[in-house]
Context: one part of a larger RNA
Molecule: large-subunit ribosomal RNA, domain VI
Organism: uncultured Bacilli bacterium
RNA sequence: CGUAGGAAAUUUGAGAGGACCUGUCCUUAGUACGAGAGGACCGGGAUGGACAUUGCAACGGUACACCAGUUGUCACGCCAGUGGCACAGCUGGGUAGCUGCCAAUGGAAUGGAUAAACGCUGAAAGCAUCUAAGUGUGAAGCCAACCUCAAGAUGAGAUUUCCCAUACGCAAGUAGUAAGACCCCCGCAAAGUUAGCGGGUUGAUAGGGCAGAGAUGUAAGUGCUGUAAGGCAUUCAGUCGACUGCUACUAAUAGGUCGAGGA
Numbered sequence: 001c002g003u004a005g006g007a008a009a010u011u012u013g014a015g016a017g018g019a020c021c022u023g024u025c026c027u028u029a030g031u032a033c034g035a036g037a038g039g040a041c042c043g044g045g046a047u048g049g050a051c052a053u054u055g056c057a058a059c060g061g062u063a064c065a066c067c068a069g070u071u072g073u074c075a076c077g078c079c080a081g082u083g084g085c086a087c088a089g090c091u092g093g094g095u096a097g098c099u100g101c102c103a104a105u106g107g108a109a110u111g112g113a114u115a116a117a118c119g120c121u122g123a124a125a126g127c128a129u130c131u132a133a134g135u136g137u138g139a140a141g142c143c144a145a146c147c148u149c150a151a152g153a154u155g156a157g158a159u160u161u162c163c164c165a166u167a168c169g170c171a172a173g174u175a176g177u178a179a180g181a182c183c184c185c186c187g188c189a190a191a192g193u194u195a196g197c198g199g200g201u202u203g204a205u206a207g208g209g210c211a212g213a214g215a216u217g218u219a220a221g222u223g224c225u226g227u228a229a230g231g232c233a234u235u236c237a238g239u240c241g242a243c244u245g246c247u248a249c250u251a252a253u254a255g256g257u258c259g260a261g262g263a
Base pairs, nucleotide, nucleotide: 001152005163006162007161008160009159010158011157015149016148017147018146021049022048023047024046025045026044027043033038051106052105053104054103055102059100060099061098062097066093067092068091069090070089071086072085073084074083075082076081110144111143112142117137118136119135120134164262166175167174168173180258181257182256183255184200185199186198187197188196205251206250207249208247209246210245211244212243214240215239216238221234222233223232224231225230
């Protein structure tokens, strides 16, 4: 820009893409078969590998500053307590998120038309012949079925709901609006500065606060005890990023732009 008014939502599916893998074991059955050795078809069940998709409840990893311990040194006048630097100083843990080594799911079943092949009926050619007329069975393959995209499918589809026949103009058209959308702003399990999604005071969108979950592991100060290093009590303490709920304290204020009149 188009899809002959303007919007919001829900869809149909022409067409396109993806997927399509396979082992072992048990059973049927030591049966059929075979002198024996050996050893099935068909059917039923179990469990794997690789691959793909999805996910983080569990199992693990990480978690650049969440907690604790600790070395050297410098600073806060000293003690105590802290902070800086040393690979994140080193070490032990670890929430959310992300993630795999983890978890869940998938390949199927079924139908149609067939290939090789096997048939039925059957002449040419009194016989025979699956083929010439006619007709059947038949594959991990083909077409569907399964998953995803999909009306720019210009052949531009369908359904539902909302907005309405304004003003000026002879007309072409222009303007202010409606439903609605955008700018702007607060943000996000969305993200490449875009798109998508949530919210904008008639508000829980983000931050803060409160409570909880969870992490760490018992803070500082004080008291008691020990010559002291230290230990014990107060204390399942103190501290805390992302998680959950509540709460307008802070910031989403105010405002602007576009957008039909139906050839």